THF (Tetrahydrofolate) riboswitch aptamer from uncultured Ruthenibacterium sp., 96 nucleotides, folded computationally. Its mean pLDDT, the model's own confidence on a scale to 100, is 80. Taxonomically the source falls in Ruthenibacterium (Bacteria, Bacillota, Clostridia, Oscillospiraceae).
[in-house]
RNA sequence: GCAGAGUAAGGGUGUGCGCGUAAAGUGCCGGCUUGACGGGGAGUUGCAGGCCGGACGAAAAGCGAUGCUUGCGGUGCACAUCCUGCAUCCCGCUGC
Repeated sequence: GCAGAGUAAGGGUGUGCGCGUAAAGUGCCGGCUUGACGGGGAGUUGCAGGCCGGACGAAAAGCGAUGCUUGCGGUGCACAUCCUGCAUCCCGCUGC
């Protein structure tokens, strides 16, 4: 000098256990704030979380009925699997 490997994390699908269906949650907008981002360092206008405010807003049905079952929700968590994958910069690692 050339080539390459690896993470956190994100997404899809499946399974299990929940929550809601008396509408929370998810998604959208604004403000404040926190955190994470290959082995080391730095780190964004990108990513994720928390709090507050705002707009919008839903699929129920059946039954032996104050619950149960089947559905439904851009629903939560865990596990499995697949896909994507350091914004970027410097150093390091492997091969030549």